[in-house]
């Protein structure tokens, strides 16, 4: 070398999360040729040779062990991005206001801007007047089998007669109810409208009187104008997320390379 037969070992691995640790049910990611039963999340089994117990299979190498590459996917951190939030800053930006120049147009001695009084326009109470709704009266209609009224035919009762008495039907008329009109009248109501009156509020509009004597009003530019406003944006400080990029750890499967037995017999 080759053939029997056996043996360590193997028959899946990692990540996460639970554990003082391991492994394992678990959740997930690889990956297959990927063994069978039993236990097992207030959980099972061990203790560094870190599942345990019972079976069955391969078996010294494409499968078993080592070191490198390469890299699904997992954890961590919060340095960059994003993004919420408080704070602070007006020194940049933006955006408002003011000053000042200048520029166009109006209004001003037939008196600007201002000032002083007064009304009004707003607010409250309040009172008259309309109108607007609802009610009621008043008016028209209708309206009782009998228990309302007049007149009562016919019938009915008293009466010897003259006559007398209740009274249905029918006519005519009213009650209470019911409809209607709603022009006039009466009472009421109220984000109705006008007019008055008595109190505030306010000078922002509108009118007026009267003081005073020249500038005012729009609207556009400019300034290293302002110890002007506004945190709007941007910067500065904490804190919170999320995981886009980074950093940093485990690491499957897949590549390369090396390693590893005993016994018999040729």
């Nucleotide at each position: 070398c080759c053939g029997u037969g056996c043996u360590a070992g193997g028959c899946g691995g990692g990540g996460c999360g639970c554990u003082a640790g391991c492994g394992g049910u678990g959740c997930c990611c690889u990956g297959u040729a990927a063994c069978c039963c039993a236990c097992a999340a207030u959980c099972c089994g061990c203790u560094c040779u870190a599942g345990u117990g019972g079976g069955g299979c391969u078996g010294a190498a494409u499968u078993c062990c080592c070191u490198c590459u390469c890299g699904a996917g997992g954890g961590g951190c919060a340095c960059g991005g994003c993004u919420c939030g408080a704070g602070g800053u007006c020194a940049g930006c933006g955006c408002c206001c003011c000053c000042u120049u200048g520029a166009a147009g109006g209004c001003g001695g037939c008196g600007a801007u201002g000032g002083u009084c007064a009304g009004g326009u707003c607010c409250u109470a309040u009172g008259g007047c309309g109108a607007u709704g609802a009610a009621g009266a008043c008016c028209c209609g209708u309206g009782a089998a009998c228990c309302a009224g007049g007149u009562c035919a016919g019938g009915u009762c008293c009466g010897g007669a003259a006559g007398g008495a209740a009274g249905c039907a029918g006519c005519c008329u009213u009650a209470a109810g019911c409809g209607g009109c709603c022009u006039c009248c009466u009472u009421c109501a109220g984000g109705c409208g006008u007019c008055g009156u008595g109190g505030g509020a306010g000078u922002g509009c509108c009118c007026g009187a009267c003081c005073g004597g020249a500038g005012u009003c729009u609207c556009c530019a400019a300034g290293c104008g302002g110890c002007g406003g506004c945190c709007g944006c941007g910067c500065c400080u904490c804190g919170g997320g999320u995981a886009c990029g980074g950093c940093u750890u485990c690491g499957a499967a897949g590549g390369a390379g090396g390693g590893u037995g005993c016994a018999c017999g040729g």